[in-house]
RNA sequence: CAACGAUAAAGGCAAACCUGUCGAAAGGCAGGGACGCAAAACUAGAGGGCCUGUAAAAUGGCAGCCAGUUACCGAA
Numbered sequence: 001c002a003a004c005g006a007u008a009a010a011g012g013c014a015a016a017c018c019u020g021u022c023g024a025a026a027g028g029c030a031g032g033g034a035c036g037c038a039a040a041a042c043u044a045g046a047g048g049g050c051c052u053g054u055a056a057a058a059u060g061g062c063a064g065c066c067a068g069u070u071a072c073c074g075a076a
Base pairs, nucleotide, nucleotide: 004074005073012037013036017032018031019030020029021028022027035064041069042068043067047066048065049062050061051060
C1' cells in the first nucleotide's frame, strides 16, 4: 500500500413502529424507538435499478438495492 473484518478498543449510524410537521403520492424533516450496519458516511440530469405519478411522460423521490468517491481501528 492492497485485500480482509474479531464476542478487540474508542467512537458512530438507526429499520419497523409511534408522535408532530411538509408533500397529491412516493417520500422528507424533528423527537421517541432499535431491526440491523465496518462505510447504514457522501453522491439521485449527465451509471444501472426501484418507488410514486400519468392517457402517455419525471421535470418528483429512494444512497438501509447494486454502483462511484472518501474514511476510523487492527486480531487472524